[in-house]
Molecule: transfer RNA
Organism: Syntrophomonas sp. DTU018
């Protein structure tokens, strides 16, 4: 240089064209307990790496870029 993957709440992931972008774990308050962890319920928290472009409609699909990761040379 060239190719492939992968960037989604604080972490780990899921969603591959249409319901308000879910799940677990953390947080945060209430229940509950003699306490405190477990349990139980409720809530805050990501306009989905940026930018453009398609399409009524984009996390998703093209395209250019950043950054990881892996193979070639």
């Nucleotide at each position: 240089g060239g190719a492939g993957c992968c960037g989604u709440g604080g972490u780990g992931c899921a969603g591959c064209g249409g319901u308000g972008a879910g799940c677990a774990u953390a947080c945060u308050g209430g229940c509950c307990u003699g306490u405190c962890a477990a349990g139980c319920c409720a809530g805050a928290g990501a306009u989905c790496g940026c930018g453009g472009g398609u399409u009524c409609a984009a996390a998703u699909c093209c395209c250019g870029u950043c950054g990881g990761c892996u193979c070639c040379g």